[in-house]
RNA sequence: GGGGACAUAGCUCAGUUGGGAGAGCAGCAGACUGAAGUUCUGAAGGUCCCCAGUUCAAUCCUGGGUGUCCCCA
Numbered sequence: 001g002g003g004g005a006c007a008u009a010g011c012u013c014a015g016u017u018g019g020g021a022g023a024g025c026a027g028c029a030g031a032c033u034g035a036a037g038u039u040c041u042g043a044a045g046g047u048c049c050c051c052a053g054u055u056c057a058a059u060c061c062u063g064g065g066u067g068u069c070c071c072c073a
Base pairs, nucleotide, nucleotide: 001072002071003070004069005068006067007066010025011024012023013022019056028042029041030040031039049065050064051063052062053061
């Protein structure tokens, strides 16, 4: 220098031929317990990496950028 993959909750990740943003774990509250732990229940937690475009509508499509990883040179 060229090519490819990935970027979504604190962590690990899913997701959608464009319209509801989610799971597990962690943390919090409650039930339970003498107290904890386990277990059960509940709530909370998000700029879907950034900018622009297309569209009635973008996490999703298009272009550019940034970061990480892999391959080639």
Molecule: transfer RNA
Organism: Cylindrobasidium torrendii FP15055 ss-10